The RNA shown here (transfer RNA) has 74 nucleotides and comes from Penicillium psychrofluorescens.
Taxonomically the source falls in Penicillium (Eukaryota, Opisthokonta, Dikarya, Pezizomycotina).
The coordinates come from a structure-prediction model, not an experiment, and the mean pLDDT is 81.
It matches the Rfam family "tRNA". From the family's description: Transfer RNA (tRNA) molecules are approximately 80 nucleotides in length. It is annotated as a transfer RNA.
[in-house]
RNA sequence: GGUUGGGUGGUGUAGUUGGUUAUCACGUGUCGCUCACACCGACAAGGUCCUGGGAUCGAGCCCCAGCCUAAUCA
Numbered sequence: 001g002g003u004u005g006g007g008u009g010g011u012g013u014a015g016u017u018g019g020u021u022a023u024c025a026c027g028u029g030u031c032g033c034u035c036a037c038a039c040c041g042a043c044a045a046g047g048u049c050c051u052g053g054g055a056u057c058g059a060g061c062c063c064c065a066g067c068c069u070a071a072u073c074a
Stems, first nucleotide, its partner, number of pairs: 001073007010026003019057001028044005050066005
């Protein structure tokens, strides 16, 4: 340098054919339980989906460019 894949709460992830409120687990906080802690149960907070632009009535999803990262080829 070429090709392909990936980037989504603090971490890891789901997201089908583009359509009302973006999923789950762990973690965090509050409450219950306990003498207390842990486990367990309930509830809550936390994302504007890597950045910019485009097409569309409408984008996490499609198109273009850029950035980061992994694999592979030279």